Predicted 3D model of a 145-nucleotide part of an RNA (small-subunit ribosomal RNA, 3' minor domain) from an uncultured Chlorobiota bacterium. Its Rfam family is "Bacterial small subunit ribosomal RNA". The prediction has a mean pLDDT of 80. The sequence was found in a public genome assembly.

Context: one part of a larger RNA
This record gives sequence, structure tokens and C1' cells, in this order.
RNA sequence: CACCGCCCGUCAAGCCAUGGAAGCUGGGGGUACCCGAAACCGGUGCGUUAACCGCAAGGAAACAGCCGACUAAGGUAAAACCAGUGACUGGGGCUAAGUCGUAACAAGGUAGCCGUAUCGGAAGGUGCGGCUGGAUCACCUCCUU
Repeated sequence: CACCGCCCGUCAAGCCAUGGAAGCUGGGGGUACCCGAAACCGGUGCGUUAACCGCAAGGAAACAGCCGACUAAGGUAAAACCAGUGACUGGGGCUAAGUCGUAACAAGGUAGCCGUAUCGGAAGGUGCGGCUGGAUCACCUCCUU
């Protein structure tokens, strides 16, 4: 490798990660309520009892039993959080070849670009406002020779 150039987007293919998502699965913790063992504690103690008091009856004390409070475990409920999965769905990145067009780069064949509205397979088109980082032609001002 120099216009037989460069280059844009849709579409199709493959790969990669990722957003949304009804639902499903799992996790730990909290909240409310239910239930609530044993021990300890509180109450009661008409039952029981060798040691203490008493001649005895009985008393004292202790215990059983009963009641209560507290509580582990368990259960129920609604919600939140975390993780995984998830029909479907959104765009993104990469890739030798493919499809459709040709938007940009020369005045790129309608100058381009920015903002916005709207329209369109796609690049994009159109309207309005703005910029020159627009070519060409003419004129004006200034500078240099």
C1' cells in the first nucleotide's frame, strides 16, 4: 500500500461478563404471640420424718406435694436482610468471514458540529436555536516584502 482510500449503525453468528424480573430454594438474626422441662427463687405446706425441745400430746426444723415467677428447647405469624437459582427481558465488550444501506472524512457530493423536539430498518432525516473547529468567490481593515 495513499479515494479501487477511510469509515458509521442496524441485522445475523459465536464467546464473555453484567442490569431488570414474577417465582423457587436456602441462611443467620431480630420482633410479636403461644407453649414451657429441670435447677434456683418466692409462697403454701392439712401429708411425711431417727437425731433438737418435750414424760407424752405436741413443738421446732426439714422434706414431699401444690401454686407462682423466671427460663432453655420447641411452635406460630408477618416483615426485613443476605446468598443461590430463575421463564422472560435490556443494553455492553470482543471476534478473520456475513447482511442492509452510505451517515462522517474533499464543498464527502444536502458544509459539519452542539443543544432540543420529532420521525425513521439502520447509519440517520427534518424543525428551532447556537458555533466555525466550513470550502469557494468578492470586498474592507491591518502587517510584512